[in-house]
Context: one part of a larger RNA
RNA sequence: AUUGAACGCUGGCGGCAUGCUUUACACAUGCAAGUCGAACGGCAGCACGGGCUUCGGCCUGGUGGCGAGUGGCGAACGGGUGAGUAAUACAUCGGAACGUACCCAGAAGUGGGGGAUAACGUAGCGAAAGUUACGCUAAUACCGCAUACGUUCUACGGAAGAAAGUGGGGGAUCGCAAGACCUCAUGCUUUUGGAGCGGCCGAUGUCUGAUUAGCUAGUUGGUGAGGUAAAGGCUCACCAAGGCGACGAUCAGUAGCUGGUCUGAGAGGACGACCAGCCACACUGGAACUGAGACACGGUCCAGACUCCUACGGGAGGCAGCAGUGGGGAAUUUUGGACAAUGGGCGCAAGCCUGAUCCAGCAAUGCCGCGUGAGUGAAGAAGGCCUUCGGGUUGUAAAGCUCUUUUGUCAGGGAAGAAACGGCUGUGGCUAAUGUCCAUGGCUAAUGACGGUACCUGAAGAAUAAGCACCGGCUAACUACGUGCCAGCAGCCGCGGUAAUACGUAGGGUGCAAGCGUUAAUC
Numbered sequence: 001a002u003u004g005a006a007c008g009c010u011g012g013c014g015g016c017a018u019g020c021u022u023u024a025c026a027c028a029u030g031c032a033a034g035u036c037g038a039a040c041g042g043c044a045g046c047a048c049g050g051g052c053u054u055c056g057g058c059c060u061g062g063u064g065g066c067g068a069g070u071g072g073c074g075a076a077c078g079g080g081u082g083a084g085u086a087a088u089a090c091a092u093c094g095g096a097a098c099g100u101a102c103c104c105a106g107a108a109g110u111g112g113g114g115g116a117u118a119a120c121g122u123a124g125c126g127a128a129a130g131u132u133a134c135g136c137u138a139a140u141a142c143c144g145c146a147u148a149c150g151u152u153c154u155a156c157g158g159a160a161g162a163a164a165g166u167g168g169g170g171g172a173u174c175g176c177a178a179g180a181c182c183u184c185a186u187g188c189u190u191u192u193g194g195a196g197c198g199g200c201c202g203a204u205g206u207c208u209g210a211u212u213a214g215c216u217a218g219u220u221g222g223u224g225a226g227g228u229a230a231a232g233g234c235u236c237a238c239c240a241a242g243g244c245g246a247c248g249a250u251c252a253g254u255a256g257c258u259g260g261u262c263u264g265a266g267a268g269g270a271c272g273a274c275c276a277g278c279c280a281c282a283c284u285g286g287a288a289c290u291g292a293g294a295c296a297c298g299g300u301c302c303a304g305a306c307u308c309c310u311a312c313g314g315g316a317g318g319c320a321g322c323a324g325u326g327g328g329g330a331a332u333u334u335u336g337g338a339c340a341a342u343g344g345g346c347g348c349a350a351g352c353c354u355g356a357u358c359c360a361g362c363a364a365u366g367c368c369g370c371g372u373g374a375g376u377g378a379a380g381a382a383g384g385c386c387u388u389c390g391g392g393u394u395g396u397a398a399a400g401c402u403c404u405u406u407u408g409u410c411a412g413g414g415a416a417g418a419a420a421c422g423g424c425u426g427u428g429g430c431u432a433a434u435g436u437c438c439a440u441g442g443c444u445a446a447u448g449a450c451g452g453u454a455c456c457u458g459a460a461g462a463a464u465a466a467g468c469a470c471c472g473g474c475u476a477a478c479u480a481c482g483u484g485c486c487a488g489c490a491g492c493c494g495c496g497g498u499a500a501u502a503c504g505u506a507g508g509g510u511g512c513a514a515g516c517g518u519u520a521a522u523c
Base pairs, nucleotide, nucleotide: 001522002521003520005519006518007517008516009515012370013369014368015367016366017365018363019362020328025326026325027324029323030322031321034073035072036071039070040069042066043065046064047063048062049060050059051058052057080281081280082279089206090205091204092203093202094201095200098198099197100196103194104193105192106191107190108189109188110187111145113143114142120135121134122133123132124131125130151160152159153158165186166185167184168183169182170181173180174179207253208252209251214244215243216242219241220240221239222238223237224236225235226234256278257277258276259275260271261270262269263268283304284303285302286301287300306317307316308315309314334360336359337358338357342356343354344353345352346351373403374402375401376400383394384393385392386391409459410458411457412456413455417450422444423443424442425441426440427439428438429437467512468511469510470509471508472493473492474491478507479506480505481504482503488495489494
């Protein structure tokens, strides 16, 4: 000088930060990932409309919508933790044999069919979790057929491989109607390129120990095959006998890495909280499935430990998400508010969800700022303490007088953070045309958790606000009394055994100040 600090005494306010460093210990409860009816069959519940009515009510997907279900996208992000990991990590610089949902740009297409299944109904089983049989039905769910610019394979002859619709509007024509048809928007399929992201490889660097000196059989290389999105002993068969190592292999211990942080004149040393990038993990161990992407924190399966329910047959669970509880500990916060902003998921949109985030609460934990009054005031008051008894000191300090009102209290006003989206309207594009939609202007309504907060104005009133450590030397600051090697102090030297500036108390003083000391730790 510093700290994610703790402890003791004390404590007025504000701003900005920070807050389980220990048991990766166990967790009650609530919330943390949903959304789409413009993909689908439908209608459990609510509201409206319609019909019937004995006025009790009943029927009706017709409408707004929508529980459960099929389907799509998301759930691989965001959030947490640092157990493992000394190199399958990280940092920097390079590389070639790769992948990529959503997004952007380009090219081509979107034809014609089929069979199921959940929901639902009926009948069962089970304490529950759940589950069985039969029957019905839809799709942007599933499967063939056709077609193939480009794509893949090829023995260069050829062969293989797609798709799905939905919503808005409409002049003529057809149709009883639905609609066909046209058009716009958005989807879907194949393919090329891009962007961003990710997988892989190499080099260099990255703690300690030799009281660890040898290590290695898929080991090192080759041929062939398999496998992967992709190179490769990644895996396998065969062949060869290699590969690493005192420039420290192997083994053991410790440890997430970095940007950075602290310190220091620097060189260095120590550290890696918060914030940012990467990695690893998700009760412990293992495994794959789905998917563009996981070997998946709030998914699945198996095994184990633990906890819970049970009708004893069987089941359920995983806070190292946000709060919170127990435990451990010197020690670390609220079972708060809101999606208003920023961002994310879904959706045409309206919107819904979001313990991400933004805020509020608690804690002097830290940094910064402000205040606890200002001026005047000598009879140097009273009181305290000391005294050589003359006085000295506390001390302009107080009182008194004159002011001010930061902060606090009360009263009144009161934000920025919020303009996008939306509505109306103009122009241009698309279209046969209107409209929808897209692009770009103008006008304009609504939307604030924080919060009646910040801030402003006014009123009264010095009113509401100072402690802590030290005073032998180092080291700024001294006297009295008590005690008598006792009680005690102490960072080092050392004080204390009857005149203690070193113990305890008081007066005085010194240093910091809403803090001050102590302890721990680093330079």
Small-subunit ribosomal RNA, 5' domain from an uncultured bacterium, 523 nucleotides, folded computationally. The prediction has a mean pLDDT of 86. Its Rfam family is "Bacterial small subunit ribosomal RNA". Its family is annotated with ribosome and structural constituent of ribosome in the Gene Ontology. The full RNA is in RNAcentral, with records from ENA, Greengenes and SILVA.